Molecule: c-di-GMP-I riboswitch aptamer
Organism: marine sediment metagenome
RNA sequence: AACAGGCAAACCUGCAGUAAUGCAGGGGCGCAAAACCACGGGUUCUGAAUUUGGACCGCCGGGUUGCCGAA
Numbered sequence: 001a002a003c004a005g006g007c008a009a010a011c012c013u014g015c016a017g018u019a020a021u022g023c024a025g026g027g028g029c030g031c032a033a034a035a036c037c038a039c040g041g042g043u044u045c046u047g048a049a050u051u052u053g054g055a056c057c058g059c060c061g062g063g064u065u066g067c068c069g070a071a
Stems, first nucleotide, its partner, number of pairs: 006031002011026006029058001035064003039061003042056004
């Protein structure tokens, strides 16, 4: 590469939340880890600001695990 599959952006509806956002259904922008982890960086909400407390792993790095088998 191919085969078998997998996940599911934006948006819409419902629910939760002050919010970020999360969950479910629909929907597919895309993804070889778009599987998991908030450990580091970053972004973000709360907030006058700092702090505290949250959110994002489909922003990057790192850690753990995983499908296929031409190379």